[in-house]
This record gives sequence, C1' cells and structure tokens, in this order.
RNA sequence: CUCAUCCAGAGAGGUGGAGGGACAGGCCCUGCGAAGCCUCGGCAACCCCGGUAGCUGCGGGGUGCCAAUUCCUGCCGGCGCCGAUGGCGGCGCCGGAGAGAUGAG
Repeated sequence: CUCAUCCAGAGAGGUGGAGGGACAGGCCCUGCGAAGCCUCGGCAACCCCGGUAGCUGCGGGGUGCCAAUUCCUGCCGGCGCCGAUGGCGGCGCCGGAGAGAUGAG
C1' cells in the first nucleotide's frame, strides 16, 4: 500500500502503583485499585497444517482479542420533528466515506 472484517463472543490470580478508553469533543472505567509486565484460563476473526471424495463439524499451530456497536460524535448526502419564516440553527434516524483496530498478501 491492497483486500476482508469490526451490533456477537470471552476470566481469575500475582506484580504494579495512576491512569486508561487511538486523536478532538462528549460520556464512561479506575485506590471495592488504571496502564504495563508475568502465570493459568477463555473467545474465535484471519492465515497454515491434519482429517474428509468435498463441505460442515473437529484437532493442532501462528497472530489477535476477553467494559460499554470501533462507547457516541467529528466529513458528505437523504428523511422527519422543532425553532424561525429572513438567513439559518437544534435534535433524532438512515446511507456512504474518512480515520482507527485486526488478519492476510
């Protein structure tokens, strides 16, 4: 850089000590202990191997993941309602994109 997926799923202990949820704005989690590191466990998306006539299921391996829809929104378009009726503004919903994360090449 390209392609695919992102509304599901999944803990506990030790250590550690104040932060964390990508960024911004919100809103959340956290001394009934954050991040990080270690151990065991689990989930199951992608890739590889085995097995099979083939597929599914199953097993093993490599990454990944185990608060909240990728926590919500952030740009574009559409629809509805409200406020104005002059231009515009606010809220909600739907679609698309961007950004982000993961896997494979």
RNAcentral holds the sequence, with entries from MGnify. A computed fold for a 105-nucleotide RNA from a soil metagenome, annotated as SAM riboswitch aptamer (S box leader). Its Rfam family is "SAM riboswitch aptamer (S box leader)". Gene Ontology term of the family: regulation of gene expression.